RNAcentral holds the full RNA, with entries from ENA, Greengenes and SILVA. The part of an RNA shown here (small-subunit ribosomal RNA, 5' domain) has 503 nucleotides and comes from an uncultured bacterium.
Context: one part of a larger RNA
RNA sequence: AUGAACGCUGGCGGCGUGCAUAACACAUUCAAGUCGAACGGAGAAAAGCUUUCGGGUUUUUCUCAGUGGCGGACGGGUGAGUAACGCGUGAGCAACCUGCCUUAACGAGGGGGAUAACACCCGGAAACGGGUGCUAAUACCGCAUAAUACAAGAAGACGGCAUCGUCUUUUUGUCAAAGGAGCAAUCCGCGCUAAGAUGGGCUCGCGUCUGAUUAGAUAGUUGGUGAGGUAACGGCUCACCAAGUCAACGAUCAGUAGCCGGACUGAGAGGUCGAACGGCCACAUUGGAACUGAGAUACGGUCCAGACUCCUACGGGAGGCAGCAGUGGGGAAUAUUGGGCAAUGGGGGAAACCCUGACCCAGCGACGCCGCGUGAGGGAAGAAGGUCUUCGGAUUGUAAACCUUUGUCAACAGGGACGAAACAAAUGACGGUACCUGAAGAGGAAGCCACGGCUAACUACGUGCCAGCAGCCGCGGUAAUACGUAGGUGGCGAGCGUUAUCC
Numbered sequence: 001a002u003g004a005a006c007g008c009u010g011g012c013g014g015c016g017u018g019c020a021u022a023a024c025a026c027a028u029u030c031a032a033g034u035c036g037a038a039c040g041g042a043g044a045a046a047a048g049c050u051u052u053c054g055g056g057u058u059u060u061u062c063u064c065a066g067u068g069g070c071g072g073a074c075g076g077g078u079g080a081g082u083a084a085c086g087c088g089u090g091a092g093c094a095a096c097c098u099g100c101c102u103u104a105a106c107g108a109g110g111g112g113g114a115u116a117a118c119a120c121c122c123g124g125a126a127a128c129g130g131g132u133g134c135u136a137a138u139a140c141c142g143c144a145u146a147a148u149a150c151a152a153g154a155a156g157a158c159g160g161c162a163u164c165g166u167c168u169u170u171u172u173g174u175c176a177a178a179g180g181a182g183c184a185a186u187c188c189g190c191g192c193u194a195a196g197a198u199g200g201g202c203u204c205g206c207g208u209c210u211g212a213u214u215a216g217a218u219a220g221u222u223g224g225u226g227a228g229g230u231a232a233c234g235g236c237u238c239a240c241c242a243a244g245u246c247a248a249c250g251a252u253c254a255g256u257a258g259c260c261g262g263a264c265u266g267a268g269a270g271g272u273c274g275a276a277c278g279g280c281c282a283c284a285u286u287g288g289a290a291c292u293g294a295g296a297u298a299c300g301g302u303c304c305a306g307a308c309u310c311c312u313a314c315g316g317g318a319g320g321c322a323g324c325a326g327u328g329g330g331g332a333a334u335a336u337u338g339g340g341c342a343a344u345g346g347g348g349g350a351a352a353c354c355c356u357g358a359c360c361c362a363g364c365g366a367c368g369c370c371g372c373g374u375g376a377g378g379g380a381a382g383a384a385g386g387u388c389u390u391c392g393g394a395u396u397g398u399a400a401a402c403c404u405u406u407g408u409c410a411a412c413a414g415g416g417a418c419g420a421a422a423c424a425a426a427u428g429a430c431g432g433u434a435c436c437u438g439a440a441g442a443g444g445a446a447g448c449c450a451c452g453g454c455u456a457a458c459u460a461c462g463u464g465c466c467a468g469c470a471g472c473c474g475c476g477g478u479a480a481u482a483c484g485u486a487g488g489u490g491g492c493g494a495g496c497g498u499u500a501u502c503c
Base pairs, nucleotide, nucleotide: 001501002500004499005498006497007496008495011372012371013370014369015368016367017365018364019330024328025327026326028325030323033070034069035068038067039066041064042063043062044061045060046059047058048057049056050055077283078282079281086208087207088206089205090204091203092202093201096200097199101196102195103194104193106191107190109143111141112140118133119132120131121130122129123128149174150173151172152171153170154169155168156167157166158165159164179188180187181186209255210254211253216246217245218244221243222242223241224240225239226238227237228236258280259279260278261277262273263272264271265270285306286305287304288303289302308319309318310317311316336362338361339360340359344358345356346355347354348353375405376404377403378402385396386395387394388393409444412438413437414436415435419430447492448491449490450489451488452473453472454471458487459486460485461484462483468475469474
């Protein structure tokens, strides 16, 4: 010094912090939705019109599943794997991508065919599925338009670290689009392009634990040609060709380990650690795979296989807390199945608003740090009691009693926030909290360890190598300052000791 634990003890507050072990298994709720101003429907309510009194129809509002859009790649968790361009640092990409956002230019013409929902029928225990028919779109598909886009070709200029790059002119070819709201103005969207910003991808130099009782390792291996693939370079993949490549400056193998900013310690050099907070990486029951998408090879998406759990009508299905709480288990050991979206931030929406176990708060734990209190002044008959005693006394000890006084904290009563910023208004979970005021009264609040030396602090009794102590030296066998108890003393103090680990 600690994310600590254990023993004894324990008044209050603030700020932090809390499964280090089984990346063991998980009951239950919640943790990612939103948009009706993209679309067609269904249901309910209200009003109007109409009626053969069954109803029909129009408008408005609300709700609902479905098609569609954006978001579920962020945020949150964990550290299993990884000794690696994973991380750190410094460069490079003339070899790359980038939804939403910003700036600028131009455009949005005209068509088509479906499909869910719905209706009917059928299968199934369920999960779910099939058939027929109808319908819409900012869903889907042609056509037109077409450049500073893309592809191929030609001419010229300029530049560069190699391959090469950029610009200008020109020829040919190819590729776009969607509407919605509103009385309207207009707003929100749509398409192509250029640039920016942001975020990412790739490459390289250097650095990054231990073992030689691991000395050789390697066949896509090393390089080349060609092709494929990718946003992009590349054995990334493939065919062929060559036989290379790495290694005592430690390859390979084995063990251990997420890395860093930082943290602890130390005068420093250094040593150790990587909890909390921040950055990067990896993972999401185990292994594998792709789809969608600007972005994933996707924690709360899909498919396959394995293990496990659950449902089953035995045919077949469902699930994944290393999200927040919580349960069992493991363990010396680590919290509430809490409140709120008020703030900050995120997603969706034109907005109102909705969602948000992110977050803000509250609860529990002396787990840590810091602050405060448990009173203050006076008070010698040096009371009583205790302990020791040479029986004279000494000590506890101004300590108490007693007198005077204060009112922190707690408790009670009254008042009562900031945090709220949006145009005005409204809006606070925390919270009747913090804080302020008032009244009363020392009242409700001290322990733990040690006392042989190291090491501050000594006597009595008990015990008798017993019981026991102990970090080291060592104590104890009849006067033990070392064991146990008591009195006294020393140290620290809401803590004190012990254990573990690091310096």